[in-house]
RNA sequence: UAUUUGGAGAGUUUGAUCCUGGCUCAGAACGAACGCUGGCGGCGUGCUUAACACAUGCAAGUCGAACGAGAAAGUCCGCAAGGAUGAGUACAGUGGCGACCGGGUGCGUAACACGUAGGUAAUCUACCCUUUAGUUUGGGACAACAGUCCGAAAGGAUUGCUAAUACCGAAUAAGACCACAGAGACUUUGGUCACAGAGGUUAAAGGUGGCCUCUACUUGUAAGCUAUCACUAAAGGAGGAGCCUGCGCGCUAUUAGCUAGUUGGUGAGGUAACGGCUCACCAAGGCCAAGAUGGCUAGCUGGUCUGAGAGGACGACCAGCCACACUGGAACUGAAACACGGUCCAGACUCCUACGGGAGGCAGCAGUGGGGAAUAUUGCGCAAUGGGGGAAACCCUGACGCAGCAACGCCGCGUGAGUGAUGAAGGCUUUCGGGUUGUAAAGCUCUGUCGGACGGGACAAAACGGCAUAUGGCUAAUAUCCAUAAGCUUUGAUGGUACUGUCAAAGGAAGCACCGGCUAACUACGUGCCAGCAGCCGCGGUAAUACGUAGGGUGCAAGCGUUGUUCGGAAUUACUGGGCGUAAAGAAUGUGUAGGUGGUGAGAUAAGUCCGAUGUGAAAUCCCAUGGCUUAACCAUGGAACUGCAUUGGAAACUAUCUUGCUAGAGUUUGGUAGGGGAAAGUGGAAUUCCUGGUGUAGAGGUGAAAUUCGUAGAUAUCAGGAGGAAUACCAGUGGCGAAGGCGACUUUCUGGACCAAUACUGACACUCAAACAUGAAAGCGUGGGUAGCAAACAGGAUUAGAUACCCUGGUAGUCCACGCUGUAAACGAUGGAUACUAGAUGUGGGAGGUAUUGACCCCUUCCGUAUCGUAGGUAACCCGUUAAGUAUCCCGCCUGGGAAGUACGGUCGCAAGAUUAAAACUCAAAGGAAUUGACGGGGGCCCGCACAAGCAGUGGAGCAUGUGGUUCAAUUCGAAGCAACGCGAAAAACCUUACCUGGGCUCGAAAUUAUACUGCUACUCAUAGAGAUAUGGGGUUGUAGCAAUACACGGUAUAAUAGGUGCUGCAUGGCUGUCGUCAGCUCGUGUCGUGAGAUGUUAGGUUAAGUCCUGCAACGAGCGCAACCCCUGUCCUUAGUUGCCACCAUUCAGUUGGGCACUCUAAGGAGACCGCCGGUGUCAAACCGGAGGAAGGUGGGGAUGACGUCAAGUCAUCAUGGCCCUUACGUCCAGGGCUACACACGUGCUACAAUGGUCGGUACAAAGGGCAGCCAAACCGCGAGGUGGAGCAAAUCCCAAAAAACCGAUCUUAGUUCAGAUUGAAGUCUGCAACUCGACUUCAUGAAGCUGGAAUUGCUAGUAAUCGUGGAUCAGCACGCCACGGUGAAUACGUUCUCGGGCCUUGUACACACCGCCCGUCACACCAUGAGAGCUGGUCUCACCAGAAGACAUCUAACUAACCGCAAGGAGGUGGAUGGCCAAGGUGAGGUCGGUGAUUGGGGUGAAGUCGUAACAAGGUAGCCGUAGGGGAACCUGCGGCUGGAUCACCUCCUUU
Repeated sequence: UAUUUGGAGAGUUUGAUCCUGGCUCAGAACGAACGCUGGCGGCGUGCUUAACACAUGCAAGUCGAACGAGAAAGUCCGCAAGGAUGAGUACAGUGGCGACCGGGUGCGUAACACGUAGGUAAUCUACCCUUUAGUUUGGGACAACAGUCCGAAAGGAUUGCUAAUACCGAAUAAGACCACAGAGACUUUGGUCACAGAGGUUAAAGGUGGCCUCUACUUGUAAGCUAUCACUAAAGGAGGAGCCUGCGCGCUAUUAGCUAGUUGGUGAGGUAACGGCUCACCAAGGCCAAGAUGGCUAGCUGGUCUGAGAGGACGACCAGCCACACUGGAACUGAAACACGGUCCAGACUCCUACGGGAGGCAGCAGUGGGGAAUAUUGCGCAAUGGGGGAAACCCUGACGCAGCAACGCCGCGUGAGUGAUGAAGGCUUUCGGGUUGUAAAGCUCUGUCGGACGGGACAAAACGGCAUAUGGCUAAUAUCCAUAAGCUUUGAUGGUACUGUCAAAGGAAGCACCGGCUAACUACGUGCCAGCAGCCGCGGUAAUACGUAGGGUGCAAGCGUUGUUCGGAAUUACUGGGCGUAAAGAAUGUGUAGGUGGUGAGAUAAGUCCGAUGUGAAAUCCCAUGGCUUAACCAUGGAACUGCAUUGGAAACUAUCUUGCUAGAGUUUGGUAGGGGAAAGUGGAAUUCCUGGUGUAGAGGUGAAAUUCGUAGAUAUCAGGAGGAAUACCAGUGGCGAAGGCGACUUUCUGGACCAAUACUGACACUCAAACAUGAAAGCGUGGGUAGCAAACAGGAUUAGAUACCCUGGUAGUCCACGCUGUAAACGAUGGAUACUAGAUGUGGGAGGUAUUGACCCCUUCCGUAUCGUAGGUAACCCGUUAAGUAUCCCGCCUGGGAAGUACGGUCGCAAGAUUAAAACUCAAAGGAAUUGACGGGGGCCCGCACAAGCAGUGGAGCAUGUGGUUCAAUUCGAAGCAACGCGAAAAACCUUACCUGGGCUCGAAAUUAUACUGCUACUCAUAGAGAUAUGGGGUUGUAGCAAUACACGGUAUAAUAGGUGCUGCAUGGCUGUCGUCAGCUCGUGUCGUGAGAUGUUAGGUUAAGUCCUGCAACGAGCGCAACCCCUGUCCUUAGUUGCCACCAUUCAGUUGGGCACUCUAAGGAGACCGCCGGUGUCAAACCGGAGGAAGGUGGGGAUGACGUCAAGUCAUCAUGGCCCUUACGUCCAGGGCUACACACGUGCUACAAUGGUCGGUACAAAGGGCAGCCAAACCGCGAGGUGGAGCAAAUCCCAAAAAACCGAUCUUAGUUCAGAUUGAAGUCUGCAACUCGACUUCAUGAAGCUGGAAUUGCUAGUAAUCGUGGAUCAGCACGCCACGGUGAAUACGUUCUCGGGCCUUGUACACACCGCCCGUCACACCAUGAGAGCUGGUCUCACCAGAAGACAUCUAACUAACCGCAAGGAGGUGGAUGGCCAAGGUGAGGUCGGUGAUUGGGGUGAAGUCGUAACAAGGUAGCCGUAGGGGAACCUGCGGCUGGAUCACCUCCUUU
């Protein structure tokens, strides 16, 4: 300044985090297509595919004012003949101009094709404009036409006639051109320009109108004049075209070499013109890593789309250029073509044909077929604009202007507006109250855009043209002609369109997609990993906001979605603007060329750079302003811009170039120093093995344990001697040297580099490096040696389910040497090289200096190397940190998601193995790095527990009981399943229970609530049938309130809501419970640290039963747990004494009674224990150890009490409950059966196997409970179970009730017994309606297995184990189970190595469903893409040869021949013909390259539940991995060398702190 105004992210890898990194989405756009839907208008756009083939019509003609010839129909006249008109018209011909423009398409082309800037002094240009000068004079033909002939046709042949602005000769020549010579200017020294001279060559055409000034005849015409249109020559212009040049403009190196007219020269030819453009000769050049040559793809540009921009993609419409016109080749004509609607030839295709021959080219406009997802009318008009012809009128024009079709795009408008709450009805939903659709509708009041009907009706595109008039010009002229002006008049395809008036009527006009997140928008039903959805993540397996439908909502709207493509987001190719230690990425290392980069002073230049000017950068487009269509889209005018290129003037800091200096980089010189640096030759000692000899005797060797093996033929062991090869202990060190690989005994010779100190010299000589060259561990290969040990392969022995392994015994290549090859490694610091800068500390290797000292040290300073820590800074973090991964500069190499794959193909190298270079199809949504929290480890440390150990008693063996599995059955109801199911639910299955089975019944139901209607008055009771449920009948009575009607209650019947379900889902749930575990843990607030997940606190040192406590500490506090508070128990005290107790006083058989309440006991309240005291240890602590006192000592013993959470743990069958299911049954009632079965397996128990015992007799001592449908005494009966009996007791009173083991005595005497008691028989008792299936007990008889229990395994640490009995719940009856009670009453614990479980810290991890994890490879099956492949087949290109149409060129010519020359003969020229080389198609052969296909074959990928193993992740159970070699079903194993990206323990060294 009117004109630079602009940059957003999200989802997805994880348990979570940060990063890397890909995939996906939101935006804009389109010549689009598809699906659903569709009112109107304006402006645009419309075969992107088959440059596939085309029927039909049209798209280029015009001129009679260049020329000759010249109809007919019709009409009129005429009797007719004929004439006139039509008409000098039409058709055709000669001739001119135009058909090279306009229109189409994008095949080819990677090129001077295009773009841009220049050059042409190397050129051409019809029509047009300007200027100059002309336009004189002759001649001979050929079409048309007429005749004859050939042909089906197309067409052609021949004879004859004729005109011209057609053709030809001559004249003239200002000028032009050619050659000659002269002098001048400029110059890039090649030439160029302009001037004068004399010579040669070269033109033309007329037409039309008018006039009579001059001449002729003289009406008027002709010569003439004049006007105009043509014509000729020349000069200039404009516009156009040709050629040349700089720069720019795709991919590919898995295309690296290409080129013989090739590059240049001389000469000639050719062209409008330069030029190898062509030819002859000569020379051997030319292009290329700054990418030649080849291959693939492609018209280029203005611009279009996108983007903040830089860029990226594209090149429809419009505009400029190019190329093409069925395919290939060729020329002719012309100013211009090698020509879309021309010619010739060849080819393919189509058509006609009389078979002899012919015709054709829509990539013009319409249109047809075909292809395709897909793209329009065989329209109107030349009215306008433009073009061709013409003097003009006019004619032609599918260019163009318009219309038609298509929502294909952009833009605009409408589908109504206001009011209207009963918040209508209906729909949907609901917690049933309501909510929502919703002011939405209806109703009331209005309006009239669009569309409809009836009228009016343009502006404008119209200006030309024609007529007559006026003025001016030309002229002799008032003719004609030309120009201008006003007047009259004519022309419209669009179109009766735009616009507008009136009328009626809310009347005719809304859809599409979406609603899990990204992303705005939610509910119900259906479905049930099905059907389906999906852009990514992902939804769906019975409560789906994700599928389908509905209601509701959101977004856009005559459209909306989907698909495809481009850009964006993507900083995901990074110029702007990325990276490479571990994520993808530093080459194994060096030397070094090109290239890139380069210290310091001065001067010069001006290539880069900067500033200005000039030219150009077409128009359109974009942008700005203004204007025109009602607005907008659209259009117009002006401006800006076009970031570029070229020319030119200037500046001189920087880069560059040149000149001249400097010394700080680099190098050289002198003197030293250290060193496993390299090569060669030689010399040692120790050890292994072998050989010889001696001693010596039975084993040796080897392993987790063994065996193979060696040894009585004398091994191993030991001594002596000898042979031979390989390697060099100690020194030895994060010490040294080297570019890296690598280098280690000693001596000698040769040799490379580094460092230090000091001096002198050179004077930027430097740095980095594609290509190239050299070096390059181990393994491996070749040739020849050598071979002690070791040792792939191999053999044997073990191990194992197997063991192609790990372990062992042997053992060959190899390891060693020489020469040659290979060229790779975790060739690693996973870190390219160089230079500069940026705190330090400490150690160490090599040097120098200083101070001091007798001296060596020590100490200080400095240079070079090496190592650890660390500041700033960096980093995703880990970590790096003057030896950078910090801050910068320069150069090189490399990366761009994972897999396929470092593979295939091709090339190069190699003897081979192989190395190097290096893809794609296909497939996945991840793959990955660092760190965090857990979990896990056949990782580590610490600690605990009847965890082990030490003990005691068992289980596992027997019989029985009981539970479970399995089997069986009509049914054996259901649940529980490692610990944590199995004497569990069940604290009681004969019926009942009962849920199961069989059979018989009921259906508002066995029980509940409500309503309606009818009916009955019930209680109580009897009989019959039946297995019973039930059914039928009888007796009996008349509920409560009320006088009654009636109401209420009850029973029955019917109807409707509903009942009912031990039916399903414990993986929809509540509640309850188990378990880890009575383990010591689990968390929070604030603060701090970390980008963050998270950490800290909670870790550490002690201590504890304890996250118990103490100390320390970036933490300080707090909560849930621990402990304590609660209960029982152990001691004492106080209070109180009945049913309890009895010391004292009496009394009794007896605390029986009086008395008493001291004691025991009972049950209330207190006391007591706290490491409180002492000593020691300990950090002045917490605490621990010991002791005293005490009933009790360190939680006194026991119980209750169970943190955050884990196990989708258990329970829908306790109960409750969502959803689903059944409703004359999956409900309910009844009888019988079953849950009790029985080849078998397991769990839990009881009883035993005996003498610490059995049996018999006798004698003691408990605790805690229970009792009225009950406990039941005494007494009597029975061998006994029990019966009779009835006292007492609702209980410290009575009863159950006898305690048993124990103790005393007797007997049995080691045996299947006087053990043990199963089983069976007989007889009984009790309970109960009922003991058959199926109870318990008693008596007699019977008298099984069993003599202490394999592997394995359980409980218990003190009043415990063991053992002994007692009670209770359930219960009519039934207990070896369960719960509780007391009696008697042990043993052992060194200790934490191991097993199991747990806690804390730490470490590794590829696990997170968390090791019951993850995961690898072969094999088998299915599918997919791909490599190889005997070949087969096609495209394309090259080479060689054959061939040779048309054509121009050259040469020849015997045939034919009007113009010119010549008297003639003849000539020149022409036509025709022939030949030659060139050359298209075609053919043959060879080759390259790219495709298609191919039996078979190779690997690869993918695929819910296949096979074999278990290679990797933890020390992954043999640490893993890299390279190489061998072996093996497979993962893999082994050898050699290397790496840490290995855990653990010990040692060494160093650092930090003290």

Small-subunit ribosomal RNA from Deltaproteobacteria bacterium GWA2_38_16, 1554 nucleotides, folded computationally.
The prediction has a mean pLDDT of 83.
Its Rfam family is "Bacterial small subunit ribosomal RNA".